[in-house]
């Protein structure tokens, strides 16, 4: 220079006005004005994609059935996350990507071309040993031209058939080279190479490597069906729980109106009153922010991450606040008549944490590599 990887930051200072709950004092006391005090968005609060913590509902175990996950060791409350390895692919390399069991259980399925996409198939090409059908030398029969048979061929066709090397086709064509072998060919065999399977030895906790033997066994495709092994009850803070206004309900009590007859210390109703209850709307309050929390240092581990020891907490709502305005200095970029103007990111809690993904002007540090 060019590039890979990790972290960390995402305007600062100061003035004046808001705003929102808290605490305190003063003044109203309808419930609020008004002072002062300290606080009051991220690193992603997003997308709600996993994982859990809490609450409620349901649930004897086991299984089917859906759904998920899928190298292997750890790591963690837990995971589809994180580490560290292993195997593959990509890059000169720092590094980077991978849903990375099982295709030798079975079944499907493999566009378009192509003859043929798997117990597979022949368009062009090879052979045509054998058989057909000429041909050509011979031999032998018949009645001479001739004709029939029959044997042989560096013979001709290319009809029957055999064949998969080569050509072509495709993303993929039954491994691949080289030879034996044949008419011509083929893992038919044979050598060597590349997988695959069986067994065996050695390294490693393993995943996996690294050898030796024997088997001609030799397309892909499981985010198809599927087989394997492990995991999963439903809902979600508007979860849930406490108080409990009014209105409508139900018990009880002693009058009151009114009906019944057997005329009362008795039975019904009918509306207000007083007290009680049950559920429970508006409402008000838990839950709610101290938490699997953070910073610092120490130990232990390659590491993620655990231990230990000081320190420090600071939104919590009404689904409802967290703002603007000015100076000044800062960063970068555009325009400029050189005085200056403009613009400066993505975005905002709402039960909490771990985590992934997305979104981002910009600027700082380190490691490493060509």
């Nucleotide at each position: 220079g060019a590039g890979u990887c990790g972290g960390c930051u995402g305007g600062g200072c100061g003035a004046u006005c808001g705003c929102g709950g808290c605490g305190c004092c003063a003044c109203a006391u309808g419930u609020g004005u008004g002072g002062c005090g300290a606080c009051g968005a991220g690193g992603a609060a997003a997308g709600u994609c996993c994982g859990g913590a809490c609450u409620c509902c349901a649930c004897a175990g086991a299984g089917c059935a859906g759904g998920g996950u899928g190298c292997u060791g750890g790591g963690u409350a837990a995971c589809u996350c994180c580490c560290a390895g292993g195997c593959g692919g990509g890059g000169u390399g720092a590094c980077c990507c991978g849903a990375c069991g099982g295709a030798a259980a079975g079944u499907g399925c493999c566009a378009c071309a192509g003859a043929g996409a798997u117990c597979a198939g022949a368009c062009c090409g090879c052979c045509g040993a054998u058989g057909g059908c000429g041909c050509g030398u011979g031999a032998c029969u018949c009645u001479u031209c001739g004709a029939g048979u029959c044997c042989c061929g560096a013979u001709g066709c290319a009809c029957a058939g055999g064949c998969a090397a080569g050509g072509g086709u495709g993303a993929a064509a039954c491994g691949g080279u080289g030879g034996u072998g044949u008419a011509a060919g083929a893992g038919a065999c044979c050598a060597c190479c590349a997988g695959c399977g069986g067994c065996c030895c050695g390294a490693g906790u393993g995943a996996u490597c690294g050898g030796a033997c024997c088997g001609g066994c030799u397309g892909g495709u499981a985010a198809a069906c599927c087989c394997c092994a492990c995991c999963c009850g439903g809902a979600g803070c508007a979860a849930g729980g406490u108080c409990a206004a009014g209105c409508a309900g139900g018990a009880a009590c002693a009058g009151g109106g009114u009906g019944g007859c057997u005329c009362g210390c008795c039975c019904g109703u009918c509306a207000a009153g007083u007290u009680c209850c049950a559920g429970g709307u508006g409402g008000a309050c838990c839950g709610c922010u101290c938490g699997a929390g953070g910073g610092c240092g120490u130990c232990g581990g390659u590491g993620a991450c655990g231990g230990c020891g000081c320190c420090c907490c600071u939104a919590g709502a009404g689904a409802g606040a967290u703002g603007a305005u000015c100076g000044c200095c800062a960063u970068g970029g555009g325009c400029u008549u050189c005085g200056g103007c403009c613009c400066u990111a993505c975005a905002g809690a709402a039960u909490c944490c771990g985590g992934c993904u997305u979104a981002c002007a910009g600027g700082c540090c380190g490691g490493c590599u060509c």